Model confidence (mean pLDDT): 84 of 100. Predicted 3D model of a 522-nucleotide part of an RNA (small-subunit ribosomal RNA, 5' domain) from a metagenome. Rfam family: Bacterial small subunit ribosomal RNA. RNAcentral holds the full RNA, with entries from SILVA.
Context: one part of a larger RNA
Formats: sequence, C1' cells, structure tokens
RNA sequence: GGAUGAACGCUAGCGGCAGGCCUAAUACAUGCAAGUCGAACGGUAAGGUCCCGCUUGCGGGAUACACGAGUGGCGCACGGGUGAGUAACGCGUAUGCAACCUACCUUUAACUGGAGGAUAGCCCUGAGAAAUCGGGAUUAAUACUUCAUAAUAAUAUAAAACGACAUCGUUUAAUAUUUAAAGCUCCGGCGGUUAAAGAUGGGCAUGCGUGACAUUAGAUAGUUGGUGAGGUAACGGCUCACCAAGUCCACGAUGUCUAGGGGUUCUGAGAGGAUUAUCCCCCACACUGGUACUGAGACACGGACCAGACUCCUACGGGAGGCAGCAGUAAGGAAUAUUGGUCAAUGGACGCAAGUCUGAACCAGCCAUGCCGCGUGCAGGAUGACAGCCCUAUGGGUCGUAAACUGCUUUUAUAAGAGAAGAAACCUUCGGACGUGUCCGAGGCUGACGGUAUCUUAUGAAUAAGCACCGGCUAACUCCGUGCCAGCAGCCGCGGUAAUACGGAGGGUGCAAGCGUUAUCC
Repeated sequence: GGAUGAACGCUAGCGGCAGGCCUAAUACAUGCAAGUCGAACGGUAAGGUCCCGCUUGCGGGAUACACGAGUGGCGCACGGGUGAGUAACGCGUAUGCAACCUACCUUUAACUGGAGGAUAGCCCUGAGAAAUCGGGAUUAAUACUUCAUAAUAAUAUAAAACGACAUCGUUUAAUAUUUAAAGCUCCGGCGGUUAAAGAUGGGCAUGCGUGACAUUAGAUAGUUGGUGAGGUAACGGCUCACCAAGUCCACGAUGUCUAGGGGUUCUGAGAGGAUUAUCCCCCACACUGGUACUGAGACACGGACCAGACUCCUACGGGAGGCAGCAGUAAGGAAUAUUGGUCAAUGGACGCAAGUCUGAACCAGCCAUGCCGCGUGCAGGAUGACAGCCCUAUGGGUCGUAAACUGCUUUUAUAAGAGAAGAAACCUUCGGACGUGUCCGAGGCUGACGGUAUCUUAUGAAUAAGCACCGGCUAACUCCGUGCCAGCAGCCGCGGUAAUACGGAGGGUGCAAGCGUUAUCC
C1' cells in the first nucleotide's frame, strides 16, 4: 500500500447493487416450513343447493357442488440448514466395471382373461386422567390372495461361431422349469403388466495429488492371502468355517494434534504465500449413541424402535418433545437483522384439469457492513468590510471572492398530478389446418413488490460536512497554557520555563458521507 462476513470512536443527505451469529453442533416459548389426488374406494363430519315437517331455527331426506376422518396411490431420499466429525478413495483430477442398480420421463414390442377371502371406516361396546389400546357385527377398492396365458425375462443342461482384458464376453439356435396385470372415465383419454433400448441419477474399484510433529519407530490376529459357503444391485475378510503366515513401515507405517474438500477469494511483477463468508459442485451430520423397517432410492432434519442426558404433562399407573428450516427468545460475545407480504414470476410435489401446498423462491423491513453513483450550489462581486488570529504594531499580514450584495440554475428536497415493464402460458370463447385429437391464429382472465420505479408541473439556495493529522519517516506552523508534571507515542523519540512532538486556539494538509483506531492476511 492492498484486502475484510469485521468491531470500536466521532460524524451522517440520498439512491442502486450486494452482504449480514466468524462465539455456545448451547437451550429453546410461539407461529409457520410437505403435502396432494373424489377421474382408485367405501362413504358423508361441516358448508352449499333442492324438498318436507314445522316448535322459526331446529329436525328429516335427496344431491355430490363440495369433502372432515378412513382405505389406497404418488411424494415426503428433492428443496432448505449446519460444518460437529472426518488427514479419508473424503475431496480434486484421470480412468475402469468382462462386477452393478435406476421410480417418474422417452422410444419400441407384446399383453390387460377369470376366481376369492379379508380389513379400516361406519354401527354397538369396553379400559384409561391422558397418550392411546382392545372386543363384537358388517362393507369397498388401482389394497391383498390365487388360477390361466406368456418370452427377446430368470434358472439349469449341453452346442456352434466370433471376440478378447485372468476369471471370461457377445451372437445364434435347442430342451426343461418358474414368474404378470387394474381399473377409472366428462368417452376424448388417463392408467396397469412383461421385455428391450435410451436418458437421468447413483454404487463400486484404481493411478496421481491432497496438513503439523520423529521430543511419535515399530504397527497389525479378520490382521495378510487361499479354498468353500453366506450375504449384497454388485466385486471384495463384507461375514463365517477351515488352511497357510503373512501384510504395512525412514519414499515415514503406527500414534498424537489440527482441519470438511474443491472451484474460488485476497495479495504479489511473477514464483509463491494466505484463504474457503456469500455463489456453485462434492462429502458429512440432524439432542447423544445404536438399529433396522418401508421403499426405485434412506439406514431417513420436521419417520419408527431401543438406550442415555435434558425439558414438559400427570389422577403417580403412565405419557410427550427435539429450530445445525424461516422468523423469534434466552445465553455467550467486540459483534451480526422482521415472531413481515405473496405464490404475481421461476422452480418443486400431487392432480386429466381447475387447483391445492410450497419461510424453496420472489419481494418488502432493519444495519454507512462493503462497492458504485449523485448532492450539499454556479457566476459576478474589494472600501480586499467587521470580528478572530499573527507580527518588527499610528501600520501590515491572514482568514479571503470568503461574506454581504446582484444575477442564474433546481440534480436533490417538498407539494400536486400521471403512472409502468416484469404476463405469457394454463384455462376459456371463436376461427382455421390436417382429418377426430393434436397444432396454429385472434379475443378474454391473472402483479406480492406498488400507486413503487419513472415522467410532468410548481416553490425556493431553498433540505444536506465531517473526521484524522500538521518533529522525521509523511502532505501540512504559529501563538498561548503547562514545566520530566499533566500527558503523547507505529518506530526514532517529545515534556526538567521561549515545546512546530503534551492541552487549547488561529491557520494549514489529507480524505470525504465518511474519517480514524484496533484485529487478521499478503
């Protein structure tokens, strides 16, 4: 000098864009953050509509406009948070899988025929303070079970050709065995099953790279390898039985400490050094530890079970909870924001759709935290006015064209008025094309931000400057006070009676809505 997720002191007019718990992965009151589908199902708690009775606001019925609770499907493994752990195939980069999986989506081929028993809900009833848990009767399905059909699927047997990278792989043809399905409909469609291929997303393995300490030198028994079996989507001591005695290590094993990794960011001429806040990719975690279930996918932040610590409820028998989601609270700290608005856009889940949900997202609020931009006027004006300060003091210098005064402008401010783009789709009405469900065109509907940005008019210099420094380094000097005191200080140093170094003043210098100080990095 540059930089910062900064903090502190003094000061402060505005806008745009960004950023905002670095500390206690401490504990959390309250609200919200993942639902959706009635075009899968039995149905009908509430509301709507219609009908009846009337006690005039109640009762009964119908419908399914709509839909609580329930069965079922899909989603909840995404999105969002945090960096505790991890020196590791965790990450980065480059490869391999002749050792693998992949819901939804796309393409292709084939199929979608029968039968059955339950169960939730509803009804009756019991236990319990509650959480909740039973018993009986009855009912549906795209829930469940089963029969049929079936191969380019799977398994087994054996063959041929081609290919190789050790095990082997690909293709062709044969025999046997096994295995599917679901309906709904507004009649247009939406689905279901099997197989093949693609796409997407993952899993595994390997080369190289990736902190400190040798005042850590030996470490290791599932340890290293083999055979066999089990397990997995898959290879493998992944697990187990048996056999052998191996394996790693001064090219640093093992141990201890520290740490999420990378793209990046800062600095530097570069080499390098430092860094990992925001944004993007990967990993790990979800009160602490463990375990599996469901599922295409989890060993699952707002799922389950067990143990533990903590908090809460209790009728003492027993129960409930997990903000490292968004706000917010307490605590810690030098220090870090609103218990805001909307799904209008983008994206996601579900749905044929309308739509519903979405603290993702988009916006608004707070903060000079940073970067950038604008303003606080411009021109003229000398009797160089008065005051202040200084001096060699009847005088001169300086502040200083500075002021007054005259003219001009109106960014900004205030007031009034006009007022966006972001919106095009979906859906719907009409028309057209091909030729019966797709495409195209025209119109209609939809804006949180927001009466915001922006524009116009009016008024009037009107509403707007500070901070640090002035001995040298380092741009900028005098007076007064003090008298090794009070104090200053980054280094050298200054102060003991003429202090350009302390304190004040006048003047000056530098930066400027900021300026200094502190901390850290180069």